[in-house]
Molecule: c-di-GMP-I-GGC riboswitch aptamer
Organism: Candidatus Tharpella aukensis
């Protein structure tokens, strides 16, 4: 500096259940263990999701284009990093 393998010392944890916080998408902490080579961080592009102002309507359901939020284990991109190999 380059490159990731039926590997893994060390690590991280969907779903699902138990407390907890929210109005919800979801947070968090135990348990647990489908999976990860960045499944560490950053909401910058794009998605999805919640609420949802305006609007439509006779009123309201519905529907979402303002806004506001959650998802970094959806894709990209940015950062910084273990291991192992090879130079």
């Nucleotide at each position: 500096a380059g490159a990731g393998a039926u590997a893994a010392a060390g690590c991280c944890a969907c779903u699902c259940c138990c407390g907890c916080c929210g109005a919800a998408a979801g947070a968090c902490g135990g348990g647990g263990u489908c999976g990860g080579a960045a499944a560490a961080c950053c909401a910058c592009g794009g998605g999805u999701c919640u609420u949802g102002c305006c609007g439509c309507c006779a009123a309201a359901a519905u529907c979402a284009a303002a806004a506001a939020g959650a998802c970094a284990g959806c894709c990209g991109g940015g950062u910084u990093g273990c291991c192992u190999c090879u130079u």